A computed fold for a 381-nucleotide RNA from Demequina iriomotensis, annotated as Bacterial RNase P class A. Its Rfam family is "Bacterial RNase P class A". About the family: Ribonuclease P (RNase P) is a ubiquitous endoribonuclease, found in archaea, bacteria and eukarya as well as chloroplasts and mitochondria. Rfam links the family to the GO terms dimeric ribonuclease P complex, ribonuclease P activity and tRNA processing. Rfam classes the family as a ribozyme. Its mean pLDDT, the model's own confidence on a scale to 100, is 78.
RNA sequence: UGAGCUGGCCAGGCGACCGCGUGGUCCUUCGGGAUCCCGAGGAACGUCCGGGCUCCGUAGAGCAGGGUGAUGGCUAACGGCCACCCGGGGUGACCCGCGGGACAGUGCCACAGAGAGCAGACCGCCGUCGCGGGCCUUCGGGCUCGCGGGGGUAAGGGUGAAAGGGUGAGGUAAGAGCUCACCGCGCGACUGGCGACAGGAGCGGCAAGGUAAACCCCACCCGGAGCAAGACCAGACAGCAUGCGUUCGAGGGCUGCUCGCCCGAGCAUGCGGGUAGGUUGCUUGAGCCCUGGAGCAAUCCAGGGCCUAGAUGGAUGGUCGCCCCUCGUCCCCGGCAACGGGUGCGAGAGACAGAACCCGGCGUAUCGGCCAGCUCAUCCG
Numbered sequence: 001u002g003a004g005c006u007g008g009c010c011a012g013g014c015g016a017c018c019g020c021g022u023g024g025u026c027c028u029u030c031g032g033g034a035u036c037c038c039g040a041g042g043a044a045c046g047u048c049c050g051g052g053c054u055c056c057g058u059a060g061a062g063c064a065g066g067g068u069g070a071u072g073g074c075u076a077a078c079g080g081c082c083a084c085c086c087g088g089g090g091u092g093a094c095c096c097g098c099g100g101g102a103c104a105g106u107g108c109c110a111c112a113g114a115g116a117g118c119a120g121a122c123c124g125c126c127g128u129c130g131c132g133g134g135c136c137u138u139c140g141g142g143c144u145c146g147c148g149g150g151g152g153u154a155a156g157g158g159u160g161a162a163a164g165g166g167u168g169a170g171g172u173a174a175g176a177g178c179u180c181a182c183c184g185c186g187c188g189a190c191u192g193g194c195g196a197c198a199g200g201a202g203c204g205g206c207a208a209g210g211u212a213a214a215c216c217c218c219a220c221c222c223g224g225a226g227c228a229a230g231a232c233c234a235g236a237c238a239g240c241a242u243g244c245g246u247u248c249g250a251g252g253g254c255u256g257c258u259c260g261c262c263c264g265a266g267c268a269u270g271c272g273g274g275u276a277g278g279u280u281g282c283u284u285g286a287g288c289c290c291u292g293g294a295g296c297a298a299u300c301c302a303g304g305g306c307c308u309a310g311a312u313g314g315a316u317g318g319u320c321g322c323c324c325c326u327c328g329u330c331c332c333c334g335g336c337a338a339c340g341g342g343u344g345c346g347a348g349a350g351a352c353a354g355a356a357c358c359c360g361g362c363g364u365a366u367c368g369g370c371c372a373g374c375u376c377a378u379c380c381g
Stems, first nucleotide, its partner, number of pairs: 001377010012323007020039002023036005041352001045363002048361005053226004065222005071083004085099001086097004100217002105215002107211003122157002124153003128149009165183006184206001185204003190199003230280004239271006251263004287306008324350001325348005331342004
């Protein structure tokens, strides 16, 4: 200098004007108004997993059903995270893995193929027997070809995703772990590690493969529903029921009360309905920041500091100006040049997306940019 890997961070800035929501203070004609503070995210998203909280159920346990799956840790918990192991990929930094069990049992392996599970002889190869032909002959026979019968052979061809270790040599009628060397594979004393696991003296001629996101088996975990949970306050109209009342006057108005005067046929209670509506739950919490300590790390402990949305038809927005970023271009400066810097003008871009009970994760989306550590290649010293 170029090409990469991993982790972390930002998510345009400032100002003016207009506007929205909760809360505090003040004013109010009770309708509202003025002013001040605060007011989305790294994913608030998808709602995939886990927990808190709430109600219901519940002696306890089990069945059914669902989930998870190497090992050791972390955590409130997890299917998450960290570390490590194994397998795979990359020259490497590093990345990826739905990573228990196929000698408990059952099932499946289509098509093709001779044969697909304690396998198989289609072609090929090699003996043997019978028949026939050709050639040679020292007349005993030998060599060779074809057809048929009955055998051997898993080397070679062919089928397939998969055909019962690989290469070489010996061996054989031809072959074959049949034998040997090396490689692979299996068992494995012993050693190291908390463990998964790793190394491995020695032994074994070599073993019937795959599929458990097929049933199933093993181990562990899970009661159900969800803030529209739940709690509190609590109507109006119609209609229905009961009681009282219509000159023996219910009830109402004037009124502090009584008397009095006036109006007068309906009035009261319950059901409707714990309904509509309102309040609460509601944001102080497994919280955030800083420092120190333990640990490889996830994480945990101690001390100090901070308060940081709470809407309910659902607020958190818009316009303008300057700057930031990219591209084009005039001019100036440096340089042989490529190019670099400054200034002016013009154009363009600033994403993904938005709380709704709260947290921890995962997954997905995302303009542009910054920082740190590491790897490989090349050049210079």